[in-house]
RNA sequence: GGGCGCUUAGCUCAGCUGGUAGAGCACGUGCUUGACGUGCACGGGGUCGGGGAUUCGAGUUCCUCAGCGCCCA
Numbered sequence: 001g002g003g004c005g006c007u008u009a010g011c012u013c014a015g016c017u018g019g020u021a022g023a024g025c026a027c028g029u030g031c032u033u034g035a036c037g038u039g040c041a042c043g044g045g046g047u048c049g050g051g052g053a054u055u056c057g058a059g060u061u062c063c064u065c066a067g068c069g070c071c072c073a
Stems, first nucleotide, its partner, number of pairs: 001072007010025004019056001027043005049065005
């Protein structure tokens, strides 16, 4: 230099055929316990890596930049 993949909650990851974003763990509160833990119930937390384009509407499509990984040279 060329090609491919990944980037979504604190962490690990889903998200179909474009239609207002979820799970598990973690965290908070309550119940339970003598207490801790476990268990149960409820809850908070995201401008989906940055910027732009298309569209009535973008996590999803297109362009560009950045970071990480793999392959080729």
The prediction has a mean pLDDT of 82. This is a predicted structure of a 73-nucleotide RNA (transfer RNA) from Ruminococcaceae bacterium OttesenSCG-928-I18. Lineage of the source: Bacteria > Bacillati > Clostridia > Eubacteriales > Oscillospiraceae. Its Rfam family is "tRNA". Gene Ontology term of the family: triplet codon-amino acid adaptor activity. By type it is a transfer RNA. It was read from a public genome assembly.